[in-house]
Order: sequence, then C1' cells, then structure tokens
RNA sequence: CGGGGUGUGGCCUAGUGGUUAAGGCGCUAUUCUGGGGGGAUAGAGAUCGCAGGUUCAAAUCCUGUCACCCCGA
Repeated sequence: CGGGGUGUGGCCUAGUGGUUAAGGCGCUAUUCUGGGGGGAUAGAGAUCGCAGGUUCAAAUCCUGUCACCCCGA
C1' cells in the first nucleotide's frame, strides 16, 4: 500500500429494511429465608464505532473514515 472480516447497555450474544433494539450474566430497589448463599417481583442502563447518502421508513442498504484481527505485497 491492496483485499477481506468484526464493531449493538458494564460483559456475552440476537436482531440482515417496518415502527417498544430482544435475551442471558451483572447492577439497583422491595420482598421471602435465622444468616451465608439462594429464590421472587419491579426498575435503571445501548438512538447500534464515527460522519454523510438512499428510502415513506436504516442497527440492517451505499460511500467515506476510525479501531482491532486475518491474508497478500
């Protein structure tokens, strides 16, 4: 320098154009339990790496760009 892949709550994943971005772990509150631990209920938390574009509608499609990984030179 060229090609390819990945990027979604604190962590791990799902969602591949259609309206509340879903689930698990974790966190907070209340409650059950003599306690440790554990159970139950409720709740907070991501506008989807960033910036543009297409579309009635974008996490999803297109372009550029950033980070990381792989391949080639």
A computed fold for a 73-nucleotide RNA from a Minisyncoccales bacterium, annotated as transfer RNA. The prediction has a mean pLDDT of 81. RNAcentral holds the sequence, with entries from ENA.